Small-subunit ribosomal RNA from an uncultured prokaryote, 1381 nucleotides, folded computationally. Its mean pLDDT, the model's own confidence on a scale to 100, is 84.
[in-house]
RNA sequence: AUGCAAGUCGAACGGGAACCUCUGGAUUCGUCUGGGGGGGAAAGUGGCGAACUGGUGAGUAACACGUAGGUGACCUGCCCUGAAGACGGGAAUAACCACUGGAAACGGUGGCUAAUACCUGAUAGUCUCGCUGAUUCAGUUCAGUGAGUAAAGGCUGAGGCGCUUUGAGAGGGACCUGCGGCCUAUCAGCUAGUUGGUAGGGUAAUGGCCUACCAAGGCUAAGACGGGUAGGGGGCGUGAGAGCGUGACCCCCCACACUGGGACUGAGACACGGCCCAGACUCCUACGGGAGGCAGCAGUGAGGAAUAUUGCGCAAUGAGCGAAAGCUAGACGCAGCAACGCCGCGUGGGUGAAGAAGGCCUUCGGGUCGUAAAACCCUUUUCUGAGGGAAGAGCAAGGACGGUACCUCAGGAAUAAGUCUCGGCUAACUAUGUGCCAGCAGCCGCGGUAAGACAUAGGAGGCGAGCAUUAUCCGGAUUUAUUGGGCGUAAAGUGCGUUGAGGCGGCUUCGUAAGUUGGACGUGAAAGCUCCCGGCUUAACUGGGAGAGGCCGUUCAAUACUGCUUCGCUUGAGUAUUGGAGAGGUAAGCGGAAUUCCUGGUGUAGCGGUGGAAUGCGUAGAUAUCAGGAGGAACACCGAUGGCGAAGGCAGCUUACUGGACAAUUACUGACGCUGAGGAACGAAAGCUAGGGUAGCAAACAGGAUUAGAUACCCUGGUAGUCCUAGCUGUAAACGUUGUAUACUAGAUGUAGGCGGAUUGGUCCCGUCUGUGUCCAAGCUAACGUGAUAAGUAUACCGCCUGGGGAGUACGGCCGCAAGGCUAAAACUCAAAGGAAUUGACGGGGGCCCGCACAAGCGGUGGAGCAUGUGGCUUAAUUCGAGGCAACGCGAAGAAUCUUACCAGGGUUUGACAUAUAUAUGCCCGCCGUGGAAACACGGUUUUUCUUAGGAACAGAUAUACAGAUGCUGCAUGGCUGUCGUCAGCUCGUGCCGUGAGGUGUUCGGUUAAGUCCGGCAACGAGCGCAACCCAUGCUGUUAGUUACCAGCGAGUAAUGUCGGGAACUCUAACAGGACCGCCCGUGCUAAGCGGGAGGAAGGCGUGGACGACGUCAAGUCCGUAUGGCUCUUACACCCAGGGCUGCACACGUGCUACAAUGGCCAGUACAAUGGGUCGCCACUCCGCGAGGAGGCGCUAAUCUCAAAAACUGGCCCCAGUUCGGAUUGUAGUCUGCAACUCGACUACAUGAAGUCGGAAUCGCUAGUAAAGGCGUAUCAGCAACGACGCCUUGAAUACGUUCCCGGGCCUUGUACACACCGCCCGUCACAUCAUGGAAGCCUGUUGCACCCGAAGUCGCUGACCGAACCCGCAAGGGACGGAG
Repeated sequence: AUGCAAGUCGAACGGGAACCUCUGGAUUCGUCUGGGGGGGAAAGUGGCGAACUGGUGAGUAACACGUAGGUGACCUGCCCUGAAGACGGGAAUAACCACUGGAAACGGUGGCUAAUACCUGAUAGUCUCGCUGAUUCAGUUCAGUGAGUAAAGGCUGAGGCGCUUUGAGAGGGACCUGCGGCCUAUCAGCUAGUUGGUAGGGUAAUGGCCUACCAAGGCUAAGACGGGUAGGGGGCGUGAGAGCGUGACCCCCCACACUGGGACUGAGACACGGCCCAGACUCCUACGGGAGGCAGCAGUGAGGAAUAUUGCGCAAUGAGCGAAAGCUAGACGCAGCAACGCCGCGUGGGUGAAGAAGGCCUUCGGGUCGUAAAACCCUUUUCUGAGGGAAGAGCAAGGACGGUACCUCAGGAAUAAGUCUCGGCUAACUAUGUGCCAGCAGCCGCGGUAAGACAUAGGAGGCGAGCAUUAUCCGGAUUUAUUGGGCGUAAAGUGCGUUGAGGCGGCUUCGUAAGUUGGACGUGAAAGCUCCCGGCUUAACUGGGAGAGGCCGUUCAAUACUGCUUCGCUUGAGUAUUGGAGAGGUAAGCGGAAUUCCUGGUGUAGCGGUGGAAUGCGUAGAUAUCAGGAGGAACACCGAUGGCGAAGGCAGCUUACUGGACAAUUACUGACGCUGAGGAACGAAAGCUAGGGUAGCAAACAGGAUUAGAUACCCUGGUAGUCCUAGCUGUAAACGUUGUAUACUAGAUGUAGGCGGAUUGGUCCCGUCUGUGUCCAAGCUAACGUGAUAAGUAUACCGCCUGGGGAGUACGGCCGCAAGGCUAAAACUCAAAGGAAUUGACGGGGGCCCGCACAAGCGGUGGAGCAUGUGGCUUAAUUCGAGGCAACGCGAAGAAUCUUACCAGGGUUUGACAUAUAUAUGCCCGCCGUGGAAACACGGUUUUUCUUAGGAACAGAUAUACAGAUGCUGCAUGGCUGUCGUCAGCUCGUGCCGUGAGGUGUUCGGUUAAGUCCGGCAACGAGCGCAACCCAUGCUGUUAGUUACCAGCGAGUAAUGUCGGGAACUCUAACAGGACCGCCCGUGCUAAGCGGGAGGAAGGCGUGGACGACGUCAAGUCCGUAUGGCUCUUACACCCAGGGCUGCACACGUGCUACAAUGGCCAGUACAAUGGGUCGCCACUCCGCGAGGAGGCGCUAAUCUCAAAAACUGGCCCCAGUUCGGAUUGUAGUCUGCAACUCGACUACAUGAAGUCGGAAUCGCUAGUAAAGGCGUAUCAGCAACGACGCCUUGAAUACGUUCCCGGGCCUUGUACACACCGCCCGUCACAUCAUGGAAGCCUGUUGCACCCGAAGUCGCUGACCGAACCCGCAAGGGACGGAG
């Protein structure tokens, strides 16, 4: 768009179609045309209804709603019930007919006609109106009187239905009132019909509802007025409740009907499906003009995250009309769609282990999905098919739902399971993928290569025809606290006192009964809710009964408490009297010290200032000093932990005026009190206005310093200001961060003022009141703390708080001269901000203590050359690791090849190496040849062992499992190591303390190398560390003497323990002893210990090692080995030869050698220890200048050997780049080795660089140490060794001491740090994004006031106008009356 949603009555009326029937006429037999009867449609007049039902929530903060009342200020069709009545008469008009306008919608003119339509006369009462009288609280009621107003006798089926007037009832409506229920004060004043009165109008009716006049009122902090939002209630959701949120469905009320305005009709409307006007929109049109209103039911479009059928029926219920039959009805009853909600049911039950297959996981054994499936047996709710088949209907018929519910039979496990989650909260876990990516996430938070947090899979958990998410509300949240919170430090006490409102208020008498309490009555609709009983198989749902529900109304009663009235009281409060204390306030006057300035004197070169200086002042005479003068400001000592004041605040002295507090005594008033939103006073400093004043000080400013800079700290100056007068400002960490008042609740001890007692007297003592302090009990507190001056226990009142930031800000308002103050948000943003306490760590905090930490010393490094390591650079590769101390002569105790991990090239692929299986073969090894750099490839040759004769061993080949990786991750790990640090610490059990973290012990006083020991102590003990036990060394003894030793005895040699022998010594190597502050003196606490002494080889840990607490550094190492995961698999594996790790503008670390005379060179001559040695060490002899070579004794080692140097003695050199120094280079060699080119060591000759003791800085060492000297060993063919690890020889100096530097320990303190100061963190600037405020202006909306134009409509007025009914009149016309306007 479209269809439907309000009609009905012929028993009000005229009318009479279709159709039926009877009967004519005509007929071309198709039909046409009459009459009678029935019938009753359409349209019309008339009546009733259409104001109900149904929809929606825009408006409305209002008598709109709810509740309780009122109307004596009212209306009411139909209905019920009374009373009285209905007698005469009349004129029209639609329909219809004719003509006619218009596209249409819709009309116009003339003519005919009916009524329960309309008009008129009569009758008139209880009805209406007026007047009079009486009466009443009243507009009440009664009486009298006057005026006025009715009707349809129609219809009928003869029963009735209607009509008129008037009572009464029921139901409905109208108006008024009390009380109740939103936000906002950044809306504080609003109001002229406003408030009231009088009169009138209007209405059903009261009323400023309206008008005129008069008066000036009315409302408001208990929130007027304004703004925002909103239909109200029964109820609904939630909650233990109090509450909080909400107003879908159902019921009641209100409002609205396209937007705005208006009336008409009617009993009822200012009317959803009526009318008029204006407007917007849509449609039709012949362009002249018309039509429309789904917030009725369906349905459509649009919008949106999203919301249904253009269904059936009036069978039921209720409704309209009708006498009724009946008609109508998108009310309603049903059906359809949607898991939207609530309820019920199912998707099968039993048996079933080879624990099937398959999936997933796996420690590869297995586990799990899992009795789950399959299979077998069974059942049929549901489903399908067939048969039967309702109630819902009072009354014969009539059922949309509906062949539905329900019943019976048959069939067959058949038709039927999803969704969310699995890190914690929170029930449920693994694998793979991904790699701060992709993603997850309610909060915390996951993800950067092993993710239970992402994704997927398997498994598990929850719920289940649902599950999960999102949004919203309540709850948890005592997190707005009435129930039921707080304000010292967490957010929070107004800066302070005073007072009008308000709140609260001592003892007591009488009254009252408002609050309060109890009873009765009324009401609180139904539904809902709760309980009981019933109906659908159950339930949801539904029927009946009862209960509950108000800050409601009426009434009766009670009188404790509160209120009100009243008689009193004195204890709260106040007044009087006496007294003392005080920086209380205001004003005036006075005083001395000091600073500065001025004048004069003395006097001379500096003064001043600082960490140190400089600017500055000074020879024009400063500073210093003396005298005099000027001026301003502040008041030393007393002085205080003191006093006074409401707070701010108040300090020399005196005087005047004045406020308050305190004590004591009696007397008086008689609750006069407490608090205090608002108001108005006071209110530090700074600041402002006007006028003065200005010595010192001193923002700004200037200069000098400091500094990287220094708009600062320090210095020299210096203006406002500081001071006074008058005014303003009104804020402070205005703090006790603690509002005011009152009462009560252990003590101790100071201090200020007063009084009393005691005393002969007193400053001592006792008591008491008021102030002001400290410590503490109970209690309180999160703790810290507080504790009669409460933060304890209570009462009254006020103020304030509600996460951090934004922000005490913006806007608005008020105040201010300004500066600014008071009041006071939001957007946005964060997941914290904060308090108190704890443990650490840290501090350019404090105390105590230690260490070659400094200091005192000795010697070095840093400069030179070389060696070596590292960085960097280079490169095909210069393999990798180590990075402050704690990487850098480190891994590496040996890089020419090998090592070797790197590079280029050549090769191999079950592999160089391990294990296993299968198949076939018989080799393998060795040798030879060819190619080649080799590996290797090809060829040739040789040709197995054992055996039970199956086979086994071995070997290569093929195939498969697998090997292999110095590839990655030391931030996945084990183990080992470094470091703090050989520092003295780190902990535990029990007890005790604390809400707890935690503390105590472990702190404290001493002492020690030491948490070592002693003493004390709410601690008592214990463990890991310290120490000791172990090793070496120093002394002695015992035992034992070979290869060591040789005193005595003997033998021998040129000489030697060489030999016999010895067991003494040295030594060797096993066991013992020894040292313990044990002894003495002193000291200390009678302790631990410390100092000194004796003895002793050694003395206070004898010396040196080994030994490394809890832990820290994600310290180092996956390249020692082990190992999770990942990666490669003809290569990131393996083999080979060559190169590289050795590369060189440079930088650093660690060393060596030097620079020389304490030396160098030459010659001579002594003395060690640790160790090593048979593929070795090598005596001794010879050769070579030498490295070395040739021979070769001895030794498997206390036996032989490697094998000393400095020192010492003598000589030369004579201070120089040298007789120092030895780099570099050349030549010639030696040795090792397959091989010394890249790239070995050594030797000889020659060459002879730098370097003359090293800047800033920095290292080691406290005694057999430093320094100096040489020796040995591992690795190793050789060697880069000057390294490392050891050994002996020679052998010092210094330490006052702990201020400082570094590191460490203990105690304490602060902390906004805890990744722990290499921490945390602030501000500007730059860029981007978001939110908010301002902004010249511009646009729009809403609103106030004033004015202009003004539709429809209602009321009134004036003039013209129109009209059938009644009257007069023959008529014309007039009158009355009505209408329009």